[in-house]
Context: one part of a larger RNA
Molecule: small-subunit ribosomal RNA, 3' major domain
Organism: Geomonas sp.
């Protein structure tokens, strides 16, 4: 020097505490572990594997099994054989399993290059295909050979260099020590002085205002019309839409405090001490993931570990864990009326009005390549009456039958209806999780993937809480100092 103590000193942080809803107890949903299988591909494994790769496993996907065929190959370059044989494409067919792949026959139709020649032909050998060879291919092995990328410690406040000085060196100082911060943030002290990577700040988004613009938005003021509606004419006032500015800077006051730094109140303001929320991630640490994103070295396979295809499988089920949705109900179920949103999506698309079905859906065809049209009814909430503490008008699992939609096909293995069935659950032991404000809780909508299929995952708005005295203690960082037989 680290590193490490069940050393100390200060210090942070939903860490604890104080609050609030959770988890573990039920069924179910997913992921995993173990069984089981032909096969249940592979991979991630304490935190930081386990609704995780997987923004979507019926066939594709697929990488696993079994079958039954294939071998210059599904793809690339090249050399070579042959040369109008031939290939494609279409029709009838045979083996095969309705597949791959094979095979036969056709007066179905297409391609067919460049010299010479008028043309019959002749030379050459592009391109298709073709025979042979070099190679191709491989989600096979090594993430303990790699790049790249990504977690995590952590948005913690630290990592270091130059010259100088101090040591015999390994180093140390600078970075320490009083103060103050979110911060090695700043300010004073100082054998240091200066710098660099990191904090902070330039970068988006929201919060206030003013300036340009005003269609597809908007609709205060005038006209016009309607049963009614910015519906029409107008109009840029207001909303809002995008683009440019302003705005906050401890800037002012007053204390505190070394006449510093900074803190504490106040004032004005829309906002006040980083307002708020994202990106953004130092030096390094875990031989952390990842050879199956993609790249790449070495090894391995080359009639197979390469390629093609048909079914099956990843969907298994004595059990165990992780993570979620639904509940046990009255602050509630249902039933009836009624009100408000933001953000998206949308031509193989979104799909209005209308009729048809209880419904899921089906007809139907206007609109709209979208601030115009359409998804698109928000929904908790409000107001009416019901149920009256029950395994119920709670709960909704499991099953039976009818049926809708995608799709070539829902048997294994999809999603929803509709009518019946109505399990388990009465609030969960030990333990354990999130969250400090537009947060937690509750409620709904939206988009990615996608034919279908979402209780996950990424966004969106509404409704809106309680608490925090405090740092003794639990975990984890931070920084001095101390002991060490540790490197």
């Nucleotide at each position: 020097u680290g590193a490490c103590g069940g050393g100390g000193g200060c210090u942070c942080a939903c860490a604890c505490a104080a609050g609030c809803g959770g988890u573990g107890g039920a069924g179910c949903a997913u992921g995993u572990g173990g069984c089981u299988u032909a096969a249940u591909u592979c991979g991630a494994a304490g935190c930081a594997a386990c609704g995780c790769g997987a923004a979507g496993a019926a066939c594709c996907u697929u990488a696993c099994c079994c079958g039954g065929g294939u071998u210059u190959g599904a793809c690339a370059u090249g050399c070579u054989u042959g040369g109008a044989u031939g290939c494609c494409u279409c029709c009838a067919g045979g083996g095969g399993a309705u597949a791959a792949c094979u095979u036969u026959g056709g007066u179905u139709g297409g391609c067919u290059g460049c010299c010479c020649g008028c043309a019959a032909g002749g030379g050459u050998g592009a391109a298709a295909c073709u025979u042979g060879c070099a190679c191709a291919g491989g989600u096979g092995u090594u993430g303990c050979a790699u790049g790249g990328c990504u977690g995590u410690c952590g948005u913690c406040a630290g990592c270091u260099c130059g010259u100088g000085c101090u040591g015999u060196g390994a180093a140390g100082u600078g970075u320490c020590g009083g103060g103050u911060u979110a911060a090695g943030u700043c300010c004073c002290u100082u054998a240091a002085c200066g710098a660099g990577c990191g904090a902070a700040a330039c970068c988006c988004c929201u919060g206030u205002c003013g300036c340009u613009a005003g269609u597809u938005g908007c609709u205060a003021a005038c006209g016009g019309g309607u049963a009614a509606u910015g519906c029409c004419g107008a109009g840029g006032a207001c909303u809002c839409u995008a683009g440019c500015g302003a705005g906050a800077c401890u800037g002012c006051c007053g204390g505190u405090g070394u006449c510093a730094a900074a803190c504490c109140g106040g004032a004005g303001g829309a906002a006040g001490g980083u307002g708020g929320g994202g990106a953004u991630g130092a030096c390094g640490u875990c031989a952390a993931g990842u050879c199956c994103u993609c790249a790449u070295g070495g090894c391995c396979c080359u009639u197979a570990u390469g390629g093609g295809u048909a079914g099956g499988g990843c969907u298994u089920c004595a059990c165990a864990c992780g993570u979620c949705a639904u509940a046990c109900a009255a602050u509630g179920g249902a039933c009836g009326g009624u009100a408000c949103a933001g953000a998206g999506g949308g031509u193989u698309g979104c799909c209005a009005a209308c009729c048809c079905g209880c419904g899921a859906g089906g007809g139907g065809g206007a609109g709209c390549c979208a601030a115009u049209c359409c998804c698109a009814g928000a929904a908790a909430g409000c107001c009416g009456g019901u149920c009256g503490u029950a395994g119920u008008c709670c709960g909704g699992a499991u099953c039976g039958c009818a049926g809708u939609c995608u799709g070539c096909a829902a048997c294994u293995c999809g999603a929803c209806u509709g009518c019946g069935u109505g399990a388990a659950g009465u609030c969960g032991g030990a333990a354990u999780c999130g969250c400090u404000a537009g947060u937690a809780a509750u409620c709904g909508c939206g988009g990615a993937u996608c034919a279908g299929c979402a209780u996950g995952c990424c966004g969106c708005g509404g409704u809106g809480a309680a608490u925090a005295c405090g740092u003794u203690c639990c975990c984890g960082g931070g920084u001095c100092u101390u002991g060490u037989a540790c490197a």